The prediction has a mean pLDDT of 81. A computed fold for a 73-nucleotide RNA from a Parcubacteria group bacterium, annotated as transfer RNA. The source organism's lineage runs through Bacteria and Bacteria candidate phyla. It matches the Rfam family "tRNA". Rfam classes the family as a transfer RNA.

RNA sequence: UCCGCGGUAGCUCAGUUGGUAGAGCGGCGAGCUGUUAACUCGUUGGUCGCAGGUUCGAGCCCUGCCCGCGGAG
Numbered sequence: 001u002c003c004g005c006g007g008u009a010g011c012u013c014a015g016u017u018g019g020u021a022g023a024g025c026g027g028c029g030a031g032c033u034g035u036u037a038a039c040u041c042g043u044u045g046g047u048c049g050c051a052g053g054u055u056c057g058a059g060c061c062c063u064g065c066c067c068g069c070g071g072a073g
Base pairs, nucleotide, nucleotide: 001072002071003070004069005068006067007066010025011024012023013022019056026044027043028042029041030040031039049065050064051063052062053061
């Protein structure tokens, strides 16, 4: 330098053909318990890597850039 994959909640990751962004874990509160843990219930969660473009509408399509992993030279 080129090619491929990836970047979405604090963490691990979903998100189909463009149409209200989700799960588990975690945090917080409550119940239970002599206490803790476990368990149960409730609740809390987002500039979707950055900047533009297309569109009535973009996590998703297009362009450039940044970061991580792998490969080629």